[in-house]
Context: one part of a larger RNA
């Protein structure tokens, strides 16, 4: 892991509600005591709970307090209780069960290791050579120099010893700290033996919160002890009805908790009240709308005032002007959560009618008090699967269709079974069930089957407008001249570097030139105009559907895929397909009605369901009574077949070898897939 046993709402006392039972204005007996084989059963009135309140008391009593009161106003009066039992919650106890780190007290540890204290023992071999001495030599002396001797040193090298520096193995090890390699110290604050002392808020530390027997930011053991745990984790048979909540107030309160909301039993109450439709009546100031006042704001117009320039006075000023600058006012156009002359739809508030089946009040029990998204109305915010409100929906606690896949999107609410039909949403070429349906268009981008500002002679349908057989537009043939090289300027300037001007003539037309060319002429087009040619040919919008913008990381990979040119897009139709939705045919259960109350008929938009409430049952192990089975084979095990909505019965064989079933009741150590559960076996 895996099987197998064990493994969690108990029992006591006290209340609360319900249900039964017995007695009933009363009910009841503890404690003790007799009796008896037991079961009980008699005695026992003490106490208790009812039968009367009110009042702080005195105290009065169907009333009594307040109170001056015979007012008023509070709690009272109409009568049903009490003892068990059961079964549901509270309380207090360990109170379902396992689960802490931790806190007290009491002993037991220095056989480990820190330190101490006595006592004992150890350190190869080699190197350097401190002061002392001695000798000679120098010196007036002090003291010097040399050479020998001498051996100091938390002195050097380096073994035992003691350490644990650096790489490697080991890492279910040779070891719960080890092997190897290298290295540290190796006469000392060295290292060891053996005795001895010091301890838990205490000891002992050359100091690491380091040791104190593999235990240390407070050993270890027993006890208080089943510590407490708003916290995880678990908690065991079956059907059947209902069926939730993630809100609000409040909390040393936000992952508890308390009242209220929401959910369930159960009694009761009125009789249409709740919710749905519809009808009349209200009350408001929202969306929108507007600009009247409030805020902000854009152009002109007017005209106070200011500023600048003139004139005139000595100056105070006074005049006249204006490409300035603007209040008030007028015209046009704008803006608001904290603006309204205005103004909705919902909603809300009352009422009247309808249809439904529910509403309300009392009290037993809960849970819940982390909520997701999505779609609408908000405030915050660059944004968010973001954040808080609001209102509706789904999920949550909802399967089933449909979005390729997908808790909250669409559709639709699964009592069970069986054939088929109709149908939603969604879809109909193949995978894949049903149209290669049909009519009119439109798209050429595989758009469709991902994006925006911007941009384009795509293309289709469309307003308007312009020019055209007196010939458009595009092509081609032809002309595009003269004064003159205008003037200036410059080296030069000749249409065509620059500046000034842009007439005149000849003409069908023809610019003192629209571009290119040259140092400067020169050349080539262009506007312009004829001819040929013949019919449409342009400009600003508009609307559909297409095109560019368009780079990414394992592989096409941005239609679920093949693959489509319609099996894309638009608008009309018609047919089918498509779900546990509805139909149809049975069947169980609920609930309510009526009924001969065995039952049987009827109704019902009636049975998804996490937490939870309620209901009804099935199985273990004992135990009464009463009936039965068994060595001609009990119970247990294996297989089969059967009956029950189901927990399970029952039979039938087999294996097995002494217990054991049924019925009607009782009592519980009453059910296992989990708890990193315990134990035990593979």
């Nucleotide at each position: 892991g895996c099987u197998a046993g064990c493994g969690a709402g108990u029992u006591a006392u006290u209340g609360a509600u319900a249900g039964u039972a017995g007695c009933a204005a009363g009910a009841u007996u503890a404690a003790a005591g007799g009796a008896a084989a037991g079961a009980u059963c008699c005695u026992g009135a003490a106490g208790u709970c009812g039968u009367a309140g009110c009042g702080a008391a005195a105290g009065c009593g169907a009333g009594u307090c307040u109170g001056a009161a015979u007012a008023g106003g509070g709690c009272g009066a109409a009568u049903a209780g009490u003892u068990g039992c059961u079964a549901u919650u509270a309380a207090u106890a360990g109170a379902c069960c396992c689960g802490a780190a931790g806190c007290g007290c009491c002993a037991u540890g220095a056989g480990c290791u820190a330190c101490a204290c006595a006592u004992a023992g150890a350190c190869a071999g080699g190197g350097u050579g401190a002061a002392a001495a001695u000798a000679u030599a120098g010196g007036a002396a002090a003291c010097u120099a040399u050479a020998u001797u001498g051996g100091a040193g938390g002195c050097c090298c380096g073994a035992a010893c003691c350490g644990g520096u650096u790489g490697g193995a080991g890492c279910u090890g040779c070891a719960a700290g080890u092997c190897u390699u290298u290295c540290g110290g190796a006469u000392g604050a060295u290292c060891u033996g053996u005795g001895u002392g010091u301890u838990g808020g205490a000891g002992u530390g050359a100091a690491a919160a380091g040791c104190u027997u593999a235990u240390c930011g407070a050993a270890u053991g027993g006890c208080g002890u089943c510590a407490u745990a708003g916290c995880u984790g678990g908690u065991u048979c079956u059907c059947c009805u209902c069926g939730a909540a993630a809100u609000g107030u409040a909390u040393u309160u936000a992952g508890g908790u308390a009242c209220a909301g929401c959910c369930u039993g159960c009694a009761g109450u009125a009789a249409u009240a709740a919710u749905c439709u519809u009808g009349u009546g209200g009350a408001g100031g929202u969306a929108g709308a507007g600009c009247u006042c409030u805020u902000u704001u854009a152009a002109g117009g007017c005209u106070a005032g200011g500023g600048g320039c003139g004139u005139c006075g000595a100056g105070a000023g006074a005049u006249g002007u204006u490409a300035c600058c603007a209040a008030a006012c007028c015209u046009u156009g704008a803006u608001a959560a904290a603006c309204u002359u205005c103004g909705a739809a919902u909603g809300c508030c009352a009422u009247g009618a309808g249809g439904a089946a529910a509403a309300c009040u009392g009290u037993g029990g809960a849970g819940u008090g982390a909520g997701a998204c999505u779609g609408u109305g908000g405030g915050g915010g660059u944004a968010a699967g973001c954040u808080u409100c609001a209102u509706a929906g789904u999920c949550a606690a909802a399967a089933g269709g449909g979005u390729a896949a997908c808790a909250g999107c669409c559709c639709a609410g699964a009592u069970u079974u069986c054939c088929a039909a109709c149908u939603a949403a969604g879809g109909u070429c193949c995978c894949u069930a049903a149209g290669a349906c049909a009519u009119a268009u439109c798209u050429a981008a595989g758009u469709g089957g991902u994006a925006a500002a911007a941009g384009a002679a795509g293309u289709a349908u469309u307003u308007c407008u312009g020019c055209u057989u007196u010939g458009a537009c595009a092509u081609c043939u032809a002309g595009g001249a003269g004064g003159u090289u205008u003037g200036c300027u410059u080296a030069g300037a000749a249409g065509c570097a620059g500046c000034a001007a842009u007439c005149c003539u000849u003409u069908a037309a023809a610019g003192a030139a629209a571009g290119c060319g040259u140092a400067a002429u020169a050349g080539c087009u262009c506007a312009c105009u004829a001819g040929a040619c013949g019919a449409g040919c342009g400009g600003c919008g508009a609307u559909g559907c297409g095109c560019u913008g368009a780079a990414g990381a394992u592989g096409u990979a941005a239609c679920g895929g093949g693959g489509c040119u319609a099996a894309g897009a638009u608008a009309u139709g018609c047919a089918c397909c498509g779900a546990a939705g509805u139909u149809g045919a049975a069947a169980g259960c609920c609930u309510c009605a009526u009924u001969u109350u065995u039952u049987a008929u009827g109704a019902g938009u009636g049975c998804g369901g996490u937490a939870g409430a309620g209901g009804a049952g099935u199985g273990u192990u004992c135990c009464u009574u009463a009936u039965u089975g068994g060595c001609u084979g009990a119970a247990g095990g294996g297989c089969a077949a059967u009956c029950g909505u189901g927990a399970g019965g029952u039979u039938g064989u087999u294996u097995g070898g002494a217990c054991g079933a049924u019925a009607a009741g009782g009592a519980a150590g009453u059910a296992a897939a989990a708890a990193u559960g315990c134990u035990a076996g593979c």
RNAcentral holds the full RNA, with entries from ENA.
A computed fold for a 682-nucleotide part of an RNA from a Candidatus Absconditabacterales bacterium, annotated as large-subunit ribosomal RNA, domain II.
The coordinates come from a structure-prediction model, not an experiment, and the mean pLDDT is 84.
The source organism's lineage runs through Bacteria, Bacteria candidate phyla, Candidatus Absconditibacteriota and Candidatus Absconditabacterales.